[in-house]
């Protein structure tokens, strides 16, 4: 100095928080959604608070009172 393993921690998974879980990333990284027009700049639309289960909260449709 390389590899490969362990322990230890921390961070990421398109829009808030809690709990349980699953996957990646080690800071040179995890991650920054789709769909239509355009060469590209741009420009129009579209679903979802979850990676996944669940609960609150915000929003939204419909029905009751």
């Nucleotide at each position: 100095u390389g590899a490969u393993g362990g322990c230890u921690a921390g961070g990421a998974g398109a829009u808030g928080g809690g709990g349980c879980u699953c996957u990646c990333c080690u800071c040179u990284a995890a991650c920054c959604g789709c769909c239509u027009c355009a060469g590209a700049c741009g420009a129009g639309g579209c679903u979802g608070a979850u990676g996944g289960c669940u609960c609150c909260u915000a929003c939204c449709a419909u029905a009751u009172u």